[in-house]
RNA sequence: ACCCAUGUAGCGUAAUGGUUAACGCGUUUGAUUCCUAAUCAAAAGAUUCCGGGUUCGAGUCCCGGCAUGGGAG
Numbered sequence: 001a002c003c004c005a006u007g008u009a010g011c012g013u014a015a016u017g018g019u020u021a022a023c024g025c026g027u028u029u030g031a032u033u034c035c036u037a038a039u040c041a042a043a044a045g046a047u048u049c050c051g052g053g054u055u056c057g058a059g060u061c062c063c064g065g066c067a068u069g070g071g072a073g
């Protein structure tokens, strides 16, 4: 330098181009308990890797870059 895949909340994953990006774990608060764990209820947490483009509308499609993983040499 070449080819392919992936990039979404602290972690793991969803989301047919169309309502306010959903779920699990975790975190916080409350209830329960003598205390802890478990259980129950609620809350916070994402400008979807970056920059452009297409579109009435982009996490999703296109182009360039970056990062990670794999392949070939």
Stems, first nucleotide, its partner, number of pairs: 002071006010025004018056001027043005049065005
The RNA shown here (transfer RNA) has 73 nucleotides and comes from Ogataea polymorpha. The coordinates come from a structure-prediction model, not an experiment, and the mean pLDDT is 81.